[in-house]
c-di-GMP-I riboswitch aptamer, 90 nucleotides, folded computationally. The coordinates come from a structure-prediction model, not an experiment, and the mean pLDDT is 85. The sequence was found by an Rfam model in a public genome assembly. Of the family's consensus pairs, 95% are formed in the model.
RNA sequence: UUCCGAUAAUGGCAAACCUGGCGAAAGCCAGCGACGCAAAGCUAGAGGGGCGUAACAGCGGUGUAAGCCGUUAGCCAGCCAGCUACCGAA
Numbered sequence: 001u002u003c004c005g006a007u008a009a010u011g012g013c014a015a016a017c018c019u020g021g022c023g024a025a026a027g028c029c030a031g032c033g034a035c036g037c038a039a040a041g042c043u044a045g046a047g048g049g050g051c052g053u054a055a056c057a058g059c060g061g062u063g064u065a066a067g068c069c070g071u072u073a074g075c076c077a078g079c080c081a082g083c084u085a086c087c088g089a090a
Stems, first nucleotide, its partner, number of pairs: 004088002012037002018031005035078001041083003047080002049076003054072003058068002
């Protein structure tokens, strides 16, 4: 230094529920709260994956409906991935 990760130290983050707000939704923000986390830090216009469907196009259909599908736009980093980083038992 790399891998690795302890019933070590110093600290950190905060799922669900609930409350308030934003959003069409996915979801986000704040509070509360801890299920968990050794990267649960950062990256979502130029890796993969997932979620949702407002607008538009197509299919559908009696239909300006439901449903299906694509594009644009959106969301998830607590799915993998990439980048960076504290500590040091075995």